[in-house]
RNA sequence: GGGCGGUUAGCUCAGUUGGUUAGAGCGCUUGAUUUACAUUCAAGAGGUCGUUGGUUCAAAUCCAGCACCGCCCA
Numbered sequence: 001g002g003g004c005g006g007u008u009a010g011c012u013c014a015g016u017u018g019g020u021u022a023g024a025g026c027g028c029u030u031g032a033u034u035u036a037c038a039u040u041c042a043a044g045a046g047g048u049c050g051u052u053g054g055u056u057c058a059a060a061u062c063c064a065g066c067a068c069c070g071c072c073c074a
Stems, first nucleotide, its partner, number of pairs: 001073007010026004019057001028044005050066005
């Protein structure tokens, strides 16, 4: 330098061919339970969907550039 894959919550990940509220598990906070801790139950907080631009009435989803990570080729 070229090709391919990936980037979504603190962590690991889903998101079914563009549309209705962006979600799960773990973690975190609060409350109940306990003498206390753990477990269990209930509720809650937390996301500019890597970034910039484009297409569209509408983009996490489609297209392009850039950044980062991984694999392969040279």
Molecule: transfer RNA
Organism: Candidatus Omnitrophota bacterium